[in-house]
Molecule: transfer RNA
Organism: Candidatus Pacearchaeota archaeon
RNA sequence: GCCCUCGUAGCUCAGCCCGGAUAAGAGCAGCACACUCCUAAUGUGCAGGCCCCAGGUUCAAAUCCUGGCGGGGGCG
Numbered sequence: 001g002c003c004c005u006c007g008u009a010g011c012u013c014a015g016c017c018c019g020g021a022u023a024a025g026a027g028c029a030g031c032a033c034a035c036u037c038c039u040a041a042u043g044u045g046c047a048g049g050c051c052c053c054a055g056g057u058u059c060a061a062a063u064c065c066u067g068g069c070g071g072g073g074g075c076g
Stems, first nucleotide, its partner, number of pairs: 001075007010028004020059001030046005052068005
């Protein structure tokens, strides 16, 4: 230098292929409550995201297109 792949909550990942409600989910972690003599475990609830960045297409983009940035892998 070229090619492939990944980037979504504090962490690990769905959703993307095939775009649709003003609303992006799960587990773990966090907070509150219940249970308990107290903890742990368990249960219920709450909070947490401008979906890596910038453009484009579209009535509508996390999803499609282009460029960039970053991680991983391959080739030279």